[in-house]
């Protein structure tokens, strides 16, 4: 300088679980509270591998890390809206100083 990776923006598709009970407002909704459930915004945790170390001697130990696993605090649990991890297209900045 180009390209991949990574950033930033947008379009697409994107799953899972109670049309729950009580209570208040005229009530759909909404709001509180109660019992059930569900993981893919967020966040916790965890190693038989991996890395480093210590101490022994063909072993033992200690330290660090990770997820779509786990947990379910947040947040969700008809339709429509919405949130959605990821994934694809398309586009867009940067790549510098000392």
């Nucleotide at each position: 300088a180009u390209a991949a990776c990574g950033c930033c923006g947008u379009c697409u598709g994107g799953a899972g679980a109670g049309a729950g009970g009580c209570u208040g407002c005229c009530a759909a909704g909404c709001a509180g509270u109660c019992c059930a459930c569900c993981g893919a915004a967020g966040g916790g945790g965890c190693a038989a591998a991996c890395a480093g170390g210590g101490c022994a001697g063909g072993g033992c130990u200690c330290u660090g890390u990770a997820a779509a696993c786990u947990c379910u605090c947040a947040g969700g649990u008809a339709u429509c809206a919405g949130g959605g991890a990821c994934a694809g297209g398309g586009g867009g900045a940067g790549a510098g100083g000392c």
Molecule: Glycine riboswitch aptamer
Organism: Marinobacter persicus